[in-house]
RNA sequence: GCCCUUGUGGCGCAAUGGGUAGACGCACAGCGCUUAGAACGCUGCCGUUGAGGGUUCGACUCCCUCCAAGGGCA
Numbered sequence: 001g002c003c004c005u006u007g008u009g010g011c012g013c014a015a016u017g018g019g020u021a022g023a024c025g026c027a028c029a030g031c032g033c034u035u036a037g038a039a040c041g042c043u044g045c046c047g048u049u050g051a052g053g054g055u056u057c058g059a060c061u062c063c064c065u066c067c068a069a070g071g072g073c074a
Stems, first nucleotide, its partner, number of pairs: 001073007010026003019057001028044005050066005
């Protein structure tokens, strides 16, 4: 220098032949339970989907540029 893959809550990880409402688990908070705690149960909380543009009635999903991480080739 070229090519490929990945980037989604505090963390992990779904949803991508475009179509309401971004699921689930962990963590966290409150409550229940307990003498107290753990475990368990219930409720709640948290995302401008890496950044910026474009296409579209509509974008996590398609296109372009860039950034970051990993891998391959030279």
This is a predicted structure of a 74-nucleotide RNA (transfer RNA) from a Phycisphaerae bacterium. The coordinates come from a structure-prediction model, not an experiment, and the mean pLDDT is 80. The organism belongs to Phycisphaerae, within Bacteria. The sequence is in RNAcentral, with records from ENA. It matches the Rfam family "tRNA". By type it is a transfer RNA.